[in-house]
Order: sequence, then structure tokens, then C1' cells
RNA sequence: CGCGGAAUAGCAUAAAGGUAUUGCAAAAGUUUGCAAAACUUUUGGUGGCGGUUCGAUUCCGCCUUCCGCCU
Repeated sequence: CGCGGAAUAGCAUAAAGGUAUUGCAAAAGUUUGCAAAACUUUUGGUGGCGGUUCGAUUCCGCCUUCCGCCU
């Protein structure tokens, strides 16, 4: 150089074109003499630029980063 794969919240993880799931963490509340634990609620996310589509995490192209294969 060539080929393939991956990128989603602070971390991890799911999502077959239709308002993105769950766990941990964080915040608030209940409980307690105070805590811990438990329970309830909330916050927060699709690597970047374009394209297709009524609609894109999803399909297509390029770029960036990482992993693997070949030489």
C1' cells in the first nucleotide's frame, strides 16, 4: 500500500429505517437516632462531514481514531 471489523451517557451494553434499552456511577426523595443497605424518581448519549429516505444508531460515500489479516 491492499483487505476486513469497531466507534452509542462518566463506564459497560442493547437496538432488523419510525421519539435509543439495561446495569453500574451521579442527583433527589422514602426509610434510619446518624449512616450503610433497600426501594422510588430524575439527569445524561448515537465519532465528524455529506448522500438516500416522509423519516437514519440503522443503508451508501469520504474523513478521523482504534483493532485484526496479508505483504